[in-house]
Molecule: transfer RNA
Organism: Akkermansiaceae bacterium
RNA sequence: GGCCCGAUAGCUCAGUCGGUAGAGCAGUGGAUUGAAAAUUCACGUGUCGGCGGUUCAAAUCCGUCUCGGGCCA
Numbered sequence: 001g002g003c004c005c006g007a008u009a010g011c012u013c014a015g016u017c018g019g020u021a022g023a024g025c026a027g028u029g030g031a032u033u034g035a036a037a038a039u040u041c042a043c044g045u046g047u048c049g050g051c052g053g054u055u056c057a058a059a060u061c062c063g064u065c066u067c068g069g070g071c072c073a
Stems, first nucleotide, its partner, number of pairs: 001072007010025004019056001027043005049065005
């Protein structure tokens, strides 16, 4: 330098053919306990990496840039 994959909640990750963004863990509050742990109930205002484009509508499609990983030279 060329090519491919990835970037979504504090962490690990889903998200089908474009249609108002989710799970587990963590955390917070309640119940329970003499007090804890465990158990149980409830709780998410996330610029979906940045910018631009297409579209009535973009996490999703297109371009470009940044960062991480891999392959080739």